[in-house]
Molecule: c-di-GMP-I riboswitch aptamer
Organism: Candidatus Brocadia sp. WS118
């Protein structure tokens, strides 16, 4: 490194919905729940979309 064991074992995440919170909002945290996913798991890096508190610029209306 490969094959078998392995149609394994042990695990991970988690929809809708409900409860309690945060936020103007997008959204998000925790708990319950479990439709499902070999990725919809895990790690790193990059990008896209959405929202509009602040800042900057432009246009329109009052």
């Nucleotide at each position: 490194g490969u094959a078998c064991g392995a149609c394994a074992a042990a695990g991970g995440c988690a929809a809708a919905c409900c409860c309690u919170g945060a936020g103007c909002a997008a959204u998000u945290a925790g708990g319950g729940g479990g439709c499902g996913c070999a990725a919809a798991g895990u790690a790193a890096a990059g990008g896209g979309u959405c929202u509009u508190u602040a800042c900057u610029g432009u246009a329109u209306a009052a």